Notes
The RNA shown here (c-di-GMP-I riboswitch aptamer) has 89 nucleotides and comes from Carboxydothermus islandicus. NCBI's taxonomy places the organism under Bacteria, Bacillati, Bacillota, Thermoanaerobacterales, Carboxydothermus. Of the family's consensus pairs, 95% are formed in the model.
RNA sequence: UCCCGAUAAAGGCAAACCUGGCGAAAGCCGGGGGCGCAAAGCUAUAGGGGCUAAAGCAGGUUGUCUUGCUAUGCCAGCCAGCUGCCGGG
Numbered sequence: 001u002c003c004c005g006a007u008a009a010a011g012g013c014a015a016a017c018c019u020g021g022c023g024a025a026a027g028c029c030g031g032g033g034g035c036g037c038a039a040a041g042c043u044a045u046a047g048g049g050g051c052u053a054a055a056g057c058a059g060g061u062u063g064u065c066u067u068g069c070u071a072u073g074c075c076a077g078c079c080a081g082c083u084g085c086c087g088g089g
Base pairs, nucleotide, nucleotide: 002089003088004087005086012037013036017032018031019030020029021028022027035077041082042081043080047079048078049075050074051073056069057068058067059066060065
């Protein structure tokens, strides 16, 4: 440097769901929980992909209702990029 991940050691993270909070929502944070994870560590305008649509814009319409578009809001536990512990080869 590259490859591999054992029923090893030391440890780590934490899905659904429940619960308190924030948010228009997606989602996020704390507690419980544990489906799983060898990168489930970090990176979200300047890789791809996905979710949401408050505000705005454009329709319908006159119900202060409804449809569409749009990220400036999100997702790293979708792929990707970067970095890295332990052990084996």

The prediction has a mean pLDDT of 82. The sequence was found by an Rfam model in a public genome assembly. Its Rfam family is "c-di-GMP-I riboswitch aptamer". Rfam links the family to the GO term cyclic-di-GMP binding.